[in-house]
The RNA shown here (c-di-GMP-I riboswitch aptamer) has 85 nucleotides and comes from Planococcus salinus. It was read from a public genome assembly, where an Rfam model found it.
């Protein structure tokens, strides 16, 4: 190059959870902390899931709405450490 990660090595990430901080919210991020991960490294191109500020409708309480989000939801894209063939 490549195909598998079964035996290693040497490393890497960091889930719940708690806690400061953005944020309407989902959720992100820092400190601690390890559920697990061979891409649990980066990318929203497609699908799906998630909030619904702000808008539209309306029975006045909700519903529908992504241009917000989630790469630790699946696939595709790209880089990468290493063993065996």
């Nucleotide at each position: 190059a490549u195909u598998u990660g079964a035996c290693a090595a040497a490393g890497g990430c960091a889930a719940a959870a708690a806690u400061g901080c953005u944020g309407a919210a989902a959720a992100g991020u820092g400190u601690u902390g390890a559920c697990g991960c061979a891409a649990a490294g980066c990318u929203u191109c497609a699908g799906g899931u998630c909030u619904a500020a702000g808008g539209u409708u309306u029975u006045u309480a909700a519903a529908c709405u992504a241009a917000g989000a989630c790469g630790g939801c699946u696939g595709g894209g790209u880089u990468g450490c290493u063993a065996a063939g």

Lineage of the source: Bacteria > Bacillota > Bacilli > Caryophanales > Planococcus.